[in-house]
RNA sequence: GGGUGCUUAGCUCAGCAGGUAGAGCGAGGCCCUUACAAGGCUUAGGUCGGGAGUUCGAGUCUCUCAGCACCCA
Repeated sequence: GGGUGCUUAGCUCAGCAGGUAGAGCGAGGCCCUUACAAGGCUUAGGUCGGGAGUUCGAGUCUCUCAGCACCCA
């Protein structure tokens, strides 16, 4: 220098034809227990890496920038 993939909750990741976002773990509360652990119920938490564009509507499509990983030279 060329190319590919990834970036979504505190962490690991889903979101498969564009229709206003989810799981597990973790955190708080309650139940259970003499108590702890385990278990059950429940709650909170995200301007979806930044910016722009297309569209009635974008996590999803397009462009650009940044970061990370890998391949080629």
Molecule: transfer RNA
Organism: Candidatus Glomeribacter gigasporarum BEG34